This is a predicted structure of a 473-nucleotide part of an RNA (small-subunit ribosomal RNA, 3' major domain) from an uncultured prokaryote.
[in-house]
Context: one part of a larger RNA
RNA sequence: UGACGGGGGCCCGCACAAGCGGUGGAGCAUGUGGUUUAAUUCGAUAAUACGCGAGGAACCUUACCUGGGCUUAAAUGUAGAUUGACAGAUUUAGAGAUAGUCCUUCUUCGGACAAUUUACAAGGUGCUGCAUGGUUGUCGUCAGCUCGUGCCGUGAGGUGUCGGGUUAAGUCCCAUAACGAGCGCAACCCCUAUUGUUAGUUGCCAGCGAGUAAUGUCGGGGACUCUAGCAAAACUGCCUACGCAAGUAGAGAGGAAGGUGGGGAUGACGUCAAAUCAUCACGGCCCUUACGUCCAGGGCUACACACGUGCUACAAUGGUAGGUACAGAGGGCAGCUACACAGCGAUGUGAUGCGAAUCUCUAAAGCCUAUCUCAGUUCGGAUCGCAGUCUGCAACUCGACUGCGUGAAGCUGGAAUCGCUAGUAAUCGCGUAUCAGCCAUGACGCGGUGAAUACGUUCCCGGGCCUUGUACA
Numbered sequence: 001u002g003a004c005g006g007g008g009g010c011c012c013g014c015a016c017a018a019g020c021g022g023u024g025g026a027g028c029a030u031g032u033g034g035u036u037u038a039a040u041u042c043g044a045u046a047a048u049a050c051g052c053g054a055g056g057a058a059c060c061u062u063a064c065c066u067g068g069g070c071u072u073a074a075a076u077g078u079a080g081a082u083u084g085a086c087a088g089a090u091u092u093a094g095a096g097a098u099a100g101u102c103c104u105u106c107u108u109c110g111g112a113c114a115a116u117u118u119a120c121a122a123g124g125u126g127c128u129g130c131a132u133g134g135u136u137g138u139c140g141u142c143a144g145c146u147c148g149u150g151c152c153g154u155g156a157g158g159u160g161u162c163g164g165g166u167u168a169a170g171u172c173c174c175a176u177a178a179c180g181a182g183c184g185c186a187a188c189c190c191c192u193a194u195u196g197u198u199a200g201u202u203g204c205c206a207g208c209g210a211g212u213a214a215u216g217u218c219g220g221g222g223a224c225u226c227u228a229g230c231a232a233a234a235c236u237g238c239c240u241a242c243g244c245a246a247g248u249a250g251a252g253a254g255g256a257a258g259g260u261g262g263g264g265a266u267g268a269c270g271u272c273a274a275a276u277c278a279u280c281a282c283g284g285c286c287c288u289u290a291c292g293u294c295c296a297g298g299g300c301u302a303c304a305c306a307c308g309u310g311c312u313a314c315a316a317u318g319g320u321a322g323g324u325a326c327a328g329a330g331g332g333c334a335g336c337u338a339c340a341c342a343g344c345g346a347u348g349u350g351a352u353g354c355g356a357a358u359c360u361c362u363a364a365a366g367c368c369u370a371u372c373u374c375a376g377u378u379c380g381g382a383u384c385g386c387a388g389u390c391u392g393c394a395a396c397u398c399g400a401c402u403g404c405g406u407g408a409a410g411c412u413g414g415a416a417u418c419g420c421u422a423g424u425a426a427u428c429g430c431g432u433a434u435c436a437g438c439c440a441u442g443a444c445g446c447g448g449u450g451a452a453u454a455c456g457u458u459c460c461c462g463g464g465c466c467u468u469g470u471a472c473a
Stems, first nucleotide, its partner, number of pairs: 001473002003470003007467007015457002019420005026312008034303002042053002064298007076121009088102002091100003105112002123287002126285003132281002134276003137272001139270001144183006150159003163174003189264004194232007204221002208219003235258001238252001239250004314413001318372007330361003335354002339350004379410001384405007426449007
């Protein structure tokens, strides 16, 4: 000087407390461990691995296994040589990759194209993340981390950065052997909440006119909503109280908004030899008729079991049946599809509009009525049987969906443990990426309905500042 202390002081955080809802029990989905296997490819392992890389494993992907092939090779380039083939077609063999057969270049004569071959360059998801770059997690959006000069100390170092206040903040004020500065904080950026202005189509329809069974449907209009550009607005600015000041308090005013208005982006010096050589790049090492490469089939989907993360439930604040209302944000041409018809349905057939503020994909909880009457039930839907639909060369291993039948566990979950402070939790549906299809209950977004509680900081956990002890570095 740090680190540590079941030392002290001050302070903060869904850290506790106060509340609400979960997990842990059941079934299933998914990931991991283990076991099994010819293979169950590899990586990630307290917090900071485990619905993670994977934003989509039937083939492909694919890296794994079994079997069958190739060896300048599956890609590409340069130079030389040879050939006129290659492509294509057909058929034979084969699981296929391939092997065999048939046919046979163009030309402006320079060449072009293709194949074969020679030479040089290949290739490796093989190892090392403890050789590395780049990228990332974490402490932590915590308030810290440093420098120049000066001063103090023999020196390591200290001071500044401490003290008194204050703040979300090393934020600011006062004091001061320190005076200044940098990286962080804050602000500048984006979205959102209010208003004005400009603009008015594909959006809107108040007033005027026309028309319909009905609809901004038509003429028209820019008022309103909205769209999207530019402005304004919030600064403790004003008032009161406290205070030297910084600032704090107010059920003060005004205001759409009040004290960082609400979200997002933004992550200091560093820590964990943290993660990644399998995104990519790269040093070294290793393989080179194989650890490279092509193909078929299988595997990554196994299953006494254990754990994590989720979904669905155990019901009446509910289930079922009928009627009826209201979003936002996104997507769409090998696409989204109105509408009509067929089918109980998944869907099919025809057909129309739209490269989209124009057409289209679009709510559910809610509300109204009826029924069920507390049961393992009209709860719950696992599992299994049969029949189908769709995608796709192909759904056996191993897809999703539909109909009929079947109707398991489960009656609110031990010890323990997690999330959340407001348009939040809870609950309800919708969309997108990936994508032929889909194992999506995942991820990322969007809106609808919409709470309870916070006395407080004694305690648990993590963190910040000062101080103290130390046989630790």